[in-house]
């Protein structure tokens, strides 16, 4: 140095599901001043419905052989989440570190 794995931080792609329903409480705007309208505004608590690509958990080709081992995008949906942000499995670049190969 070059090449291939693993890892951390950075960038950049990233899906899916009610902007749902009542109930309280609260800013701003606006008005023809109310039990009125908008921001389908915050937060709070219940209720149904629904997603799977943080997480966890189950299980399988398969590996393994100390063993109720290890193992998925399959499956459940505790958790997460269903305008947008945020998040995001996985995917690509970039530097660095560790290993191995020539």
């Nucleotide at each position: 140095a070059c090449c291939g794995c693993u890892c951390u931080c950075g960038c950049g792609g990233g899906a899916g599901a009610g902007a749902c329903c009542g109930g309280g409480u609260u800013g701003g705007a606006u008005c023809g001043c109310g039990u009125g309208u908008c921001c389908u505004g915050g937060c709070c608590c219940g209720g149904c419905g629904c997603c799977g690509a943080a997480g966890g958990c189950g299980u399988a080709a398969c590996c393994a052989c100390c063993c109720c081992g290890g193992a998925a995008a399959c499956g459940c949906u505790c958790a997460g989440g269903c305008a947008g942000a945020a998040g995001g499995a996985c995917c690509g670049c970039a530097c660095g570190a560790g290993c191995g190969g020539c």
A computed fold for a 102-nucleotide RNA from an uncultured Caulobacteraceae bacterium, annotated as Glycine riboswitch aptamer.
Its Rfam family is "Glycine riboswitch aptamer". From the family's description: This family represents the bacterial glycine riboswitch.
The model forms 90% of the base pairs in the Rfam consensus.